The RNA shown here (transfer RNA) has 72 nucleotides and comes from Parcubacteria bacterium DG_74_3. The sequence was found in a public genome assembly. Rfam family: tRNA. Rfam describes the family as follows. Transfer RNA (tRNA) molecules are approximately 80 nucleotides in length. The family's RNA type in Rfam is transfer RNA.
[in-house]
RNA sequence: GGCCCCAUCGUCUAGUGGCUCGGACAAGUGGCUUUCAAUCACUAAACACGGGUUCGAUUCCCGUUGGGGCCA
Numbered sequence: 001g002g003c004c005c006c007a008u009c010g011u012c013u014a015g016u017g018g019c020u021c022g023g024a025c026a027a028g029u030g031g032c033u034u035u036c037a038a039u040c041a042c043u044a045a046a047c048a049c050g051g052g053u054u055c056g057a058u059u060c061c062c063g064u065u066g067g068g069g070c071c072a
Base pairs, nucleotide, nucleotide: 001071002070003069004068005067006066007065010025011024012023013022018055027043028042029041030040031039048064049063050062051061052060
């Protein structure tokens, strides 16, 4: 330098055009307990960025950024 893949709550992950973006762990609050742990209930928390297509984009297209792989 060329080509390919990936980017979603704090972490891991589901979601292949339409509804309140779902789950696990972690966190917070409450219940239970003499207390803690365990357990139960609830709560908060996310689509890398900028454009485009579309009535409608996390999803499709282009570019940027970051990460990974292959070739040279």